[in-house]
A computed fold for a 344-nucleotide part of an RNA from Ehretia macrophylla, annotated as small-subunit ribosomal RNA, central domain.
The source organism's lineage runs through Eukaryota, Spermatophyta, Gunneridae, Pentapetalae and Ehretia.
Its mean pLDDT, the model's own confidence on a scale to 100, is 86.

Context: one part of a larger RNA
RNA sequence: CCGGGCAUAAAGGGCACGUAGGCGGUGAAUCGGGUUGAAAGUAAAAGUCGCCAAAAACUGGCGGAAUACUCUUGAAACCAAUUCACUUGAGUGAGAUAGAGAAUAAUAGAAUUUCGCGUGUAGGGGUAAAAUCCGCUGAUCUACGAAGGAACGCCAAAGGCAAAGGCAGCUCUCUGGGUCCCUACCGACGCUAGGGUGUGAAAGCAUGGGGAGCGAAUAGGAUUAAAUACCCUGGUAGUCCAUGCCGUAAACAAUGAGUGUUCGCCAUUGGUCUACGUGGAUCAGGGGCCUAGCUAAUGCGUGAAAUACUCUGUGUGGGGAGUACAGUCGCAAGACUGAAACUC
Numbered sequence: 001c002c003g004g005g006c007a008u009a010a011a012g013g014g015c016a017c018g019u020a021g022g023c024g025g026u027g028a029a030u031c032g033g034g035u036u037g038a039a040a041g042u043a044a045a046a047g048u049c050g051c052c053a054a055a056a057a058c059u060g061g062c063g064g065a066a067u068a069c070u071c072u073u074g075a076a077a078c079c080a081a082u083u084c085a086c087u088u089g090a091g092u093g094a095g096a097u098a099g100a101g102a103a104u105a106a107u108a109g110a111a112u113u114u115c116g117c118g119u120g121u122a123g124g125g126g127u128a129a130a131a132u133c134c135g136c137u138g139a140u141c142u143a144c145g146a147a148g149g150a151a152c153g154c155c156a157a158a159g160g161c162a163a164a165g166g167c168a169g170c171u172c173u174c175u176g177g178g179u180c181c182c183u184a185c186c187g188a189c190g191c192u193a194g195g196g197u198g199u200g201a202a203a204g205c206a207u208g209g210g211g212a213g214c215g216a217a218u219a220g221g222a223u224u225a226a227a228u229a230c231c232c233u234g235g236u237a238g239u240c241c242a243u244g245c246c247g248u249a250a251a252c253a254a255u256g257a258g259u260g261u262u263c264g265c266c267a268u269u270g271g272u273c274u275a276c277g278u279g280g281a282u283c284a285g286g287g288g289c290c291u292a293g294c295u296a297a298u299g300c301g302u303g304a305a306a307u308a309c310u311c312u313g314u315g316u317g318g319g320g321a322g323u324a325c326a327g328u329c330g331c332a333a334g335a336c337u338g339a340a341a342c343u344c
Stems, first nucleotide, its partner, number of pairs: 005314002007298002012312001014199004021192003025086006033079002035075004040070003048064006089189001091185002095180003101175001103173001105171001107169001113147004118142001123134002160167002204245006213239002218234004256311006264289003268285007293300002317344003326337004
C1' cells in the first nucleotide's frame, strides 16, 4: 500500500463552527477540454522478440512488437465549462407553541453551624464495642432573637432543554436554538471537513474576596501481628464569588457527521388535522419489545450494529510506552505530537 476493519476483540477525534480539498437535485440549449469512433503520420540507429544465413563466439540480412504522441474528420450519453429555466434539497417570512438552553440582577422558605438571652441539670456525643472529644467557667435538650455561607425538599417522570461539557427554589431584564402549521418568497444557495478557530466536568494554578456545612493533607482515638487504611473526634487547602489560565475524564450510547430506502406492537413528551369514540390520522423527540436482515456471539433492529452513497478521523501482535528525544503550548502541574533498542 492493498485487503478487510473500528458497541464489547487493536481502532470514532470530548464537542462544534468553518477555510482549502473531496462529493453533490431536476429540465433544456451551447461548447467540444476530458471521453469515444474512423483515417493518416511518427516513434532514427543500437536494444528487445521472431525468422533466415553462417557459426566456437562475435556477426550479417529481413520482419514484428512498443504503454505512446501528432494531425485530420465524426459522435455528444457521461465528466467539465457557459447560458437559461425549475422546485422537491437548503434557507427566509407569517401564525402558533414547549422547555432545569445561556447571561445579569434581585429575592423567598426549610435545614446545618455560630453567637446573644431565658428555662433547666448532669451528662452529651460517637461506635459492632469503645475512646479521643464537648460539659458544673452550666453542655445536650428546649423557647425567642441575631449573623453568615452554601444548596434548592415536595412537584419529579422511562419527563424536558442544549453541539458536547452540562442545565432544577422564585421573579425581572436581555438572549440563542427547536417543533408544528399554512401558504408566500428565494432558487441548489447543499453535505463533509485536513490545517485553523472557538467551546470544554472535576481536580489543579494565579490574584483578590468569602468561608456555614463537607473535607484531600494532617493530628489524635480505635482496630490490627502491623494499619502510613477502612470506623470515630477534630481539621488546613479546596469546595463558593470575580477575573485570568489549564485543556484533560469510563469527556460512554465505549456506537463520527449527513442523506435515501426498509414488517409490526406498546406506552410516553410537544404540536397539527379529524370530531366527541375510553378513538383515528400525521409530523418532531425521548423509551420498551420484536420481523426481515446483520453479528463470532452477546445482541442491534425506522433513534440500526439492516440496506446503499458521500466526506472525515483512526487501528495493524503483547510488553518496552503514551516512555525517551525533539518541537509547540503552559506560571507550574503538565498537555499535544510521539519512536527505537531489547524481549515474549